[in-house]
RNA sequence: GGGGCGUUAGCUCAGUCGGUAGAGCAUCGGACUUUUAAUCCGCAGGUCGUCGGUUCGAUCCCGACACGCCCCA
Numbered sequence: 001g002g003g004g005c006g007u008u009a010g011c012u013c014a015g016u017c018g019g020u021a022g023a024g025c026a027u028c029g030g031a032c033u034u035u036u037a038a039u040c041c042g043c044a045g046g047u048c049g050u051c052g053g054u055u056c057g058a059u060c061c062c063g064a065c066a067c068g069c070c071c072c073a
Base pairs, nucleotide, nucleotide: 001072002071003070004069005068006067007066010025011024012023013022019056028042029041030040031039049065050064051063052062053061
């Protein structure tokens, strides 16, 4: 220098075909228990890496850039 993959909740990850974004774990509250743990129930938590473009509408399509990993030279 060229190419590929990835970036979504505190963490690990889903999200097919463009139509108001989810799970598990963790945190918090409650039940249970003499107490803790375990178990069960519930709540909250997101500018979907950044900036543009397309569209009535973008996590999703297109472009550039940033960061991480891998391959080639």
Transfer RNA from a Candidatus Dormiibacterota bacterium, 73 nucleotides, folded computationally. Model confidence (mean pLDDT): 81 of 100. Its Rfam family is "tRNA". Its family is annotated with triplet codon-amino acid adaptor activity in the Gene Ontology. Rfam classes the family as a transfer RNA. The same sequence occurs in records of 2 taxa.